[in-house]
RNA sequence: GCCCCAGUAGCUCAGUUGGCAGAGCGACAGUUUCGUAAACUGUAGGUCGUGAGUUCAAAUCUCAUCUGGGGCU
Numbered sequence: 001g002c003c004c005c006a007g008u009a010g011c012u013c014a015g016u017u018g019g020c021a022g023a024g025c026g027a028c029a030g031u032u033u034c035g036u037a038a039a040c041u042g043u044a045g046g047u048c049g050u051g052a053g054u055u056c057a058a059a060u061c062u063c064a065u066c067u068g069g070g071g072c073u
Base pairs, nucleotide, nucleotide: 001072002071003070004069005068006067007066010025011024012023013022019056027043028042029041030040031039049065050064051063052062053061
């Protein structure tokens, strides 16, 4: 230098035929307990790496770019 993969909640990831952004763990609150833990119930937490384009509508399609990983020379 070229090619491929990944980037989504604090962490691990799902969501790939474009149509309400989700799960588990964690955090917080409540129930329970003499108290803690466990269990159960609930709540909060997101510019979907960044910028632009297409579209009525983009995490999803297109282009550029950044970061990480892998391959080739």
Molecule: transfer RNA
Organism: Candidatus Aenigmatarchaeota archaeon